[in-house]
RNA sequence: AGAGUUUGAUCCUGGCUCAGAAUGAACGCUGGCGGCGUGCUUAACACAUGCAAGUCGAACGAGAAAUCUUUCUUCGGAAAGAAAGUAAAGUGGCAGACGGGUGAGUAUCGCGUGGGCGACCUACCUUCAAGUGGGGGAUAACUGGCCGAAAGGGCAGCUAAUACCGCAUAACAUUCCUGUGACUAAAGAUUGGGAAUCAAAGCUGGGGAUCUUCGGACCUGGUGCUAGAAGAGGGGCUUGCGUCUGAUUAGCUAGUUGGUGGGGUAAUGGCCUACCAAGGCGACGAUCAGUAGCCGACCUGAGAGGGUGAUCGGCCACACUGGAACUGAGACACGGUCCAGACUCCUACGGGAGGCAGCAGUGGGGAAUUUUGCGCAAUGGGGGAAACCCUGACGCAGCAACGCCGCGUGGGUGAUGAAGCACUUUUGUGUGUAAAGCCCUGUCAACAGGGAAUAAGGUCUAAAGUUUAAGAGAUGUUAGAUUUGAAUGUACCUGUGGAGGAAGUCCCGGCUAACUCCGUGCCAGCAGCCGCGGUAAUACGGAGGGGACAAGCGUUAUUCGGAAUUAUUGGGCGUAAAGGGUGCGCAGGCGGCAGAUUAAGUGAGAAGUGAAAGCCCACGGCUUAACCGUGGAACGGCUUCUCAUACUGGUCAGCUUGAGUAUGGGAGAGGGAAGUGGAAUUUCCGGUGUAGCGGUGAAAUGCGUAGAGAUCGGAAGGAACACCAGUGGCGAAGGCGGCUUCCUGGACCGGUACUGACGCUGAGGUGCGAAAGCGUGGGGAGCAAACAGGAUUAGAUACCCUGGUAGUCCACGCCGUAAACGAUGGGUACUCGGUGCUGCGGGUAUUGACCCCUGCAGCGCCUUAGCUAACGCGUUAAGUACCCCGCCUGGGGAGUACGGUCGCAAGGCUGAAACUCAAAGGAAUUGACGGGGGCCCGCACAAGCGGUGGAGCAUGUGGUUUAAUUCGAUGCAACGCGCAGAACCUUACCUAGGCUUGAACUGUGGCGGACCGCUCUGCAAACAGGGCUUUCCCUUCGGGGACCGCUAUAGAGGUGCUGCAUGGCUGUCGUCAGCUCGUGUCGUGAGAUGUUGGGUUAAGUCCCGCAACGAGCGCAACCCCUAUUCUUAGUUGCCAGCGAGUAAUGUCGGGAACUCUAGGGAGACUGCCCCGGAAAUCGGGGAGGCAGGUGGGGAUGACGUCAAGUCCUCAUGGCCUUUAUGUCCAGGGCUACACACGUGCUACAAUGGGCGGUACAAAGGGUCGCGACAGCGCGAGCUCGAGCCAAUCCCAAAAAACCGUCCUCAGUUCGGAUUGCAGUCUGCAACUCGACUGCAUGAAGUUGGAAUCGCUAGUAAUCCCGGAUCAGCACGCCGGGGUGAAUACGUUCCCGGGCCUUGUACACACCGCCCGUCACAUCACGAAAGUUGGCUGUACCGGAAGUCGGUGGGCUAACCCGCAAGGGAGGCAGCUGCCCAUGGUAUGGUUGGCAAUUGGGGUGAAGUCGUAACAAGGUAACC
Repeated sequence: AGAGUUUGAUCCUGGCUCAGAAUGAACGCUGGCGGCGUGCUUAACACAUGCAAGUCGAACGAGAAAUCUUUCUUCGGAAAGAAAGUAAAGUGGCAGACGGGUGAGUAUCGCGUGGGCGACCUACCUUCAAGUGGGGGAUAACUGGCCGAAAGGGCAGCUAAUACCGCAUAACAUUCCUGUGACUAAAGAUUGGGAAUCAAAGCUGGGGAUCUUCGGACCUGGUGCUAGAAGAGGGGCUUGCGUCUGAUUAGCUAGUUGGUGGGGUAAUGGCCUACCAAGGCGACGAUCAGUAGCCGACCUGAGAGGGUGAUCGGCCACACUGGAACUGAGACACGGUCCAGACUCCUACGGGAGGCAGCAGUGGGGAAUUUUGCGCAAUGGGGGAAACCCUGACGCAGCAACGCCGCGUGGGUGAUGAAGCACUUUUGUGUGUAAAGCCCUGUCAACAGGGAAUAAGGUCUAAAGUUUAAGAGAUGUUAGAUUUGAAUGUACCUGUGGAGGAAGUCCCGGCUAACUCCGUGCCAGCAGCCGCGGUAAUACGGAGGGGACAAGCGUUAUUCGGAAUUAUUGGGCGUAAAGGGUGCGCAGGCGGCAGAUUAAGUGAGAAGUGAAAGCCCACGGCUUAACCGUGGAACGGCUUCUCAUACUGGUCAGCUUGAGUAUGGGAGAGGGAAGUGGAAUUUCCGGUGUAGCGGUGAAAUGCGUAGAGAUCGGAAGGAACACCAGUGGCGAAGGCGGCUUCCUGGACCGGUACUGACGCUGAGGUGCGAAAGCGUGGGGAGCAAACAGGAUUAGAUACCCUGGUAGUCCACGCCGUAAACGAUGGGUACUCGGUGCUGCGGGUAUUGACCCCUGCAGCGCCUUAGCUAACGCGUUAAGUACCCCGCCUGGGGAGUACGGUCGCAAGGCUGAAACUCAAAGGAAUUGACGGGGGCCCGCACAAGCGGUGGAGCAUGUGGUUUAAUUCGAUGCAACGCGCAGAACCUUACCUAGGCUUGAACUGUGGCGGACCGCUCUGCAAACAGGGCUUUCCCUUCGGGGACCGCUAUAGAGGUGCUGCAUGGCUGUCGUCAGCUCGUGUCGUGAGAUGUUGGGUUAAGUCCCGCAACGAGCGCAACCCCUAUUCUUAGUUGCCAGCGAGUAAUGUCGGGAACUCUAGGGAGACUGCCCCGGAAAUCGGGGAGGCAGGUGGGGAUGACGUCAAGUCCUCAUGGCCUUUAUGUCCAGGGCUACACACGUGCUACAAUGGGCGGUACAAAGGGUCGCGACAGCGCGAGCUCGAGCCAAUCCCAAAAAACCGUCCUCAGUUCGGAUUGCAGUCUGCAACUCGACUGCAUGAAGUUGGAAUCGCUAGUAAUCCCGGAUCAGCACGCCGGGGUGAAUACGUUCCCGGGCCUUGUACACACCGCCCGUCACAUCACGAAAGUUGGCUGUACCGGAAGUCGGUGGGCUAACCCGCAAGGGAGGCAGCUGCCCAUGGUAUGGUUGGCAAUUGGGGUGAAGUCGUAACAAGGUAACC
């Protein structure tokens, strides 16, 4: 620090996901040791048991027992002493307000930070300065007795105090009055004087002299007490600032805000009360709702921030729930009291008891959190004079890998690179120096031995000080003695033995380090995202190997980061999400030039504070580290004081450039009102006139003989304003268009004067606001939702047509939305140019206008810089800056639901969530596609000729059938295809019978023998079983080799599967003209350019131009055949001339001329001429030429596409099979047959058929062959066999044509299917199942529906011939020649293709993509009669305990009066009033749960119906 993921690829936007760190964690697997920490995050749920707050006898009274000793004894026991002034209880004092726990409540002066108290309190502690006199009356305990189950409670009697109560004394205390000057802004404080009021308690140690009731007084020390003054520490109150979310919470408030009097408090204050006033808070967010203890800090982050508030520390709140006070210095009190409620327990049913959110522990809840431990030794706290006691605070130990840190599980050496395992190309490779082996070490653990620190104090003794009269006592210092350890025999050290006891977890497709085999086969499963798995899975499971971390490793959850993905640092808004429809304008924000002043912001310095701990730095202590200690730094902040004055702000006085006013002009569909005009449509009336009109792709509905349409004249009425008209004008926007008049807004230009910052923006607010729609009343010509009819269509609730109502128009009032768009908020300033238009001006020139130069304002186009993801924008910015407003934060759900608000309604504004996806998008690129465009080509259409589709037959296919009908090919590009030839064989299929190292092949081991050949038996054959016959080579004589058989083994074999694992070969687009590369250039990039453009061509063929220049594969040419000619060579070919011969024939001699054969050359290149054209390619015409513009034909097939075809040609990976899916053999099948299709043949006839006669080819084939001649047969053919291994012989007759004759339009003298009989040939064999012949039979068919095929010249059509395969079998296939046409205007249309361009939501590429209803399943949500909870408002009822007030007739020790009785003061009980908790009644608000039914939404595999959108998406789309 980034990475993955949208696409065919690219750039951008944008979300999702990952890598990091962290945790009070949990879960899975695993687990050796130690140190230091941490450990109910959930039920503030309920709690058994034990402990957690007592202490003081030096405040007080009273005062045991067990036990021991002694004495007595009637042996039962009794008494005394000790235990002991002890225990327990009581009065009293102090402490139980600390310490410990929890986070429910609380959004608040609760907390944090900084101030204030001139408005306050403070026990214990410290310091200072005084006092502590003299009296009184009670009461617990205790004793007696009563009630009660208990808890406990009355009654009577006795008694003490540092308990309680008067009195005295008293100011520096308190209250009141009064005076004073300093401080203060002020309230007040301090000081002086006067008056009034208020205290106390003792206990204890020691003691010489004096006194004595012998107790003491008295002296002295300590301590306590009382009233003061201060301090320290603690607390209370108040205040500035800060402190979560929601506006779908906008108004809240009657003690409310303030004042006065009174009350209350330690103290201010509506804190409370009476009266008076009507205030107070709130958009800078009151009120309400939700959530939450706050902070130091902790986690994360570069930081700014974000998240958290465990442990430790500070503050707050709470103590079963609610309320209340008492005591006290302090509480409204965790282990106190009272009341109410819920719950639990005891009970004798009458009543009582209790509160673990203290430490342990239990149940429960939960994914989840420990021992009912030891000790007060240390630290700290309470009491005490102290010893000491108490202390679940605390110190320790236990449990838990919960976290952090440290250590170990060994080190060295060791290659035959062992074995095993895994892989393998079978050679090897990996695990791997790893192991074993050898040599060592000794951490940890185990055992044994030794063994700290944490301890300071306390007590006693002694000495010199202080106090004192004192050597007493007290006090501290010094010295000595003695004593105190839970952890613990722990840390630590030493020894013993011996590598011994100690490694796992996750991962290995990319991100992301790490790869192979097997299994599985869209199954099982994985997955953080992308995504893996459908038979070769580095992604599932296992194994081997590897990677990472390590006593842990993974997973889950959560937080921050990455995320600049809420953007202060640090984002955006034309098209990706995002500019408000548009003005005016309050608040707010921002604001021109120059001066003075102030010092709020700002800057500097100083002071205070910012607790400790933590973070950071340094040093130090535990062996190190974690951890701990000491010191420093830091703590962004707040407060106070001083200084500075540039900038901002405040105040004052100015300026004119911003803004505005006055004035002179011209422009304009700017707005409102009234009037008015013509054209046109429609309707009505009248005339002329007759059969149609209208409408459409074509029609029909409709109108018309009752007279339409057409035409002429007249009339009515409504709406809109042709031409002018223009990227012209005006307006803020919506919008505005005949003409005239009236009223009126704004902008612009010119020059002068004035005001003096008056400005910009603008949340809320308010005005305007197209169309449609709504209300009321008019109006209604045309147009026209709805509706009706006619068409179209599979349907057509549409598009088209005929009608037609709201509406459109007017007036008034609503609505308030639009793709209200420049998809671009407003303002100001700055930043190259060019050009056009509109309005107004200036200059020059002119008589004038135009032209030209120029200023301002506006409207457009092009472009520089710059910006932008690109497209594009570009002085009218989307550039460069500033100010203000609005808005955005992935897609869907959804602009939906609920709530609120506006509206008559329709609906508008505001505006979520659950759930779901990993994308959704923008721009541009390359393709592909379009019922887009342009150009061009092709038997593509057209023009023609002949066919197919109808018939019969042949053949192939589908289907069906079958034991099997083997398999493959399946739009073009399968279907007379693989098959150039299935009777057996072929043959792969079926049935039946056999074989198992096998029918064929290779190697090795063993045994035997030649093999071959002849022959017998069984059987359908294969096969099985016999018989006869029979070797060769070498030799060291043992044997070996070749060949054959048997046996064993390694292996063979497979037309079994996968053509979607492959090679090779092939088809197709297409013989179409294309497909690419290097370098350069352009672009962020994919890519582009070149290859586009202008011409031209059959052609990316060539030329020109051009940021391209070149090149490659294709095209063309080179190759073959053919057309002309020359030359060479003449046999088997030829025969002109010469000769010979025959019935005849190159038959013979001969010839080399011709034809021909087959070698080599020539020839054709737009070379020449004319014309067209800018030119050049090129085109048209012509000459010459056998041939003319690639002469004709063939071979030749670019990059690629179709997962095209072929595993059954061959080859081949993997899988499967191995007495069978191999192999042998017989028979059958591939030849089936209701049917459908393709390809052909023969026909339907007279351009023909039959018969007869008679010509002319080319190219082939032939020795297991072609087979002449001759003979026989009607014929197929047979017999004989000449010649020929072929320019020699044979196949071989060419046929159509031509001549003659018959047939005369018929199911025929057409046609030949089918069938019968008889034959021929091939073959082992023609039954299933061959071909041919003869005779007989004589079917369909009379030119073929929709549709469809081939062909442009020696072509189509037509006619024969040959060949391959082959024993035989050809209508098929491959070749050959004969005869030999018609037509092409042309490119509109159909099909295919090429180039350019355009649109695209397609890229599996239109056989694409994709929308909605319905049906089914499932999920979340809304509505809903109702039902059930929580919180809460208001009114009323009722009112416990308690404070306060009233009363107090009952009761009453202290004080007063009184001789006494008694009275008084004061108090208590009781009663009562205000307040008030729980509770009750009524009625609201708000927020949840459930809910019959219902609504839309999301998701889901191949469901149904249509085809809406993307191309002009077939009616442009959208709002």
Predicted 3D model of a 1519-nucleotide RNA (small-subunit ribosomal RNA) from an uncultured prokaryote. The RNAcentral record of the sequence draws on ENA. Its mean pLDDT, the model's own confidence on a scale to 100, is 84.